[in-house]
Molecule: RNase P RNA; transfer RNA
Organism: Planctomycetota bacterium
């Protein structure tokens, strides 16, 4: 220069005007209440005015996990759900980080649900000869045994058959019971041998996964466990419509007082007896649950920022500073002017030069928090790797 | 703001590892003077979209898009 790889920032700035929420002062009008008469408290006019704050790197999906909060809980196993190299980080996580093994890439690096297939059981369509302690179509042999011609005086040999031997090379398939070379064979085969793979033991680093060397066994039943399972480990359960408070009208409970001196069984109505109730019944007043409403919970937190120490790194510790949205159908908006940025035309004095149009994304808090996953116009930084030229 | 299920032809559904189907609708043909209705026949698919896992996924497993139900 040109092709890449891997991180982190940033998501327009600056001003006018015109509006939206919230909190703090101050202040006007008006009602009610209480008063020691000097005033003070609430409401309401979403009132005025002045200061101050006010969306996001994903606020998002709600996909893990914690934080609170209410229930539940004597311990154990089952049952259901999660996770899945190691060794650390964190309140925890299925998140990170460092590392090991493993594909892929010259390479920077990049992905990997990465624990058992020899506890069982299931599944490998189709094609194939054979798909699980496998199997001979095509194929390759003719040393044993037999039989049949043909030569040879004969031992015997050739050839074509049965019987039978092999898995070496063809084919099938995704996937056929180690790879390559060499001896060895009738042909062939781990049958022998070397060397690579593998299994099994032992040594040596490592915390660990694992590496790495030595003996040693001819090599043994392939693959799926995001199939059932098996092992190890972890999970109570319900979310803010969770819970705390405060509290009307109404109806209903519980008490007190006062009326009545009696009421009910008891009937049309009065009477008398006997039972039974000390209240029933109306008024007034208190109390206590719950409903509507209204507050809280609710923004000081595993908190930002700077600085400094351990630590490869996630982190994590010390000092220092600030207070940074809190709304309750939902507030951050609009216009205008200049600047930025990117695209598209046009013009020359051909410059990152002037004019004109056009466009600047995704998206928007609803108890917090860590993450993770998605979406996203542009542009800025820093680290690396390959290739090519020049020096 | 907090659980769940569901997307398969044009409609409504099956199918849960091994060549995607059924019923109804459309299209053609056949019968009728003409319609129906009956017979026959072909046609119609990104299995909602991407990834993985597998020899192979409509299914299993993971991430999105869209619909829908229920909560005191």
């Nucleotide at each position: 220069u040109g092709a890449g790889a891997g991180g982190u920032c940033c998501g327009g700035g600056c001003g006018g005007c015109c509006g939206c929420u919230c909190c703090g002062c101050g202040u006007g009008g008006u009602u009610c209440c209480c008063u020691c008469c000097g005033g003070g408290g609430a409401g309401c006019c979403g009132g005025c005015g002045c200061g101050g704050g006010g969306a996001g790197g994903a606020a998002a999906g709600u996909c893990c996990g914690g934080g609170c909060a209410c229930c539940g809980c004597g311990g154990g196993u089952c049952a259901g759900g999660g996770u899945g190299g190691u060794u650390g980080c964190c309140a925890a996580c299925g998140g990170c980080a460092a590392c090991c093994g493993g594909u892929c890439g010259c390479g920077a690096g990049a992905c990997c649900a990465g624990g058992g297939a020899a506890a069982g059981u299931g599944c490998c369509a189709c094609a194939g000869a054979g798909a699980g302690u496998a199997g001979a179509c095509c194929g390759c042999c003719a040393a044993c045994c037999c039989c049949g011609c043909g030569c040879g005086c004969g031992a015997g040999c050739g050839c074509g058959g049965g019987c039978g031997g092999c898995a070496a090379g063809g084919g099938u398939g995704a996937a056929a019971g180690g790879g390559u070379g060499c001896g060895g064979u009738a042909a062939g085969a781990g049958c022998g041998c070397a060397c690579c793979g593998c299994g099994g033991u032992c040594c040596u680093g490592g915390u660990g996964a694992c590496a790495g060397g030595g003996c040693u066994g001819g090599c043994a039943g392939g693959g799926c466990a995001a199939a059932c399972c098996c092992c190890a480990c972890c999970c109570g359960g319900u979310g803010a419509a969770a819970g705390a408070c405060c509290a009307a009208a109404u109806a209903g409970g519980a008490g007190a007082a006062g009326c009545c001196c009696g009421g009910c069984g008891a009937c049309g109505a009065c009477c008398c007896g006997c039972g039974c109730c000390a209240a029933c019944g109306c008024u007034u007043c208190u109390c206590g649950g719950g409903u509507a409403g209204g507050u809280c919970g609710u923004u000081c937190g595993a908190g930002g920022c700077c600085g400094g120490g351990g630590g490869c790194g996630a982190c994590u510790c010390c000092g220092g500073u600030c207070c940074c949205a809190g709304a309750g159908a939902a507030a951050u908006g609009g216009c205008c002017g200049c600047c930025c940025c990117c695209c598209g035309c046009c013009g020359c004095u051909g410059g990152u030069c002037g004019g004109c149009g056009g466009g600047g994304a995704c998206a928007g808090a609803a108890c917090c928090c860590g993450g993770c996953u998605u979406a996203c116009a542009g542009g800025g930084c820093c680290u690396c790797u390959c290739a090519c030229g020049u020096u | 703001c907090c659980u769940c299920c569901c997307g398969u032809a044009g409609c409504u559904c099956a199918g849960u590892g091994g060549c995607a189907g059924a019923g109804c609708g459309g299209c053609g043909g056949u019968c009728u003077u003409a319609u129906a209705a009956g017979c026959c026949g072909a046609u119609g698919g990104u299995c909602g979209c991407g990834g993985g896992u597998u020899c192979g996924a409509u299914u299993c497993c993971c991430g999105c898009c869209g619909a829908g139900a229920g909560g005191a």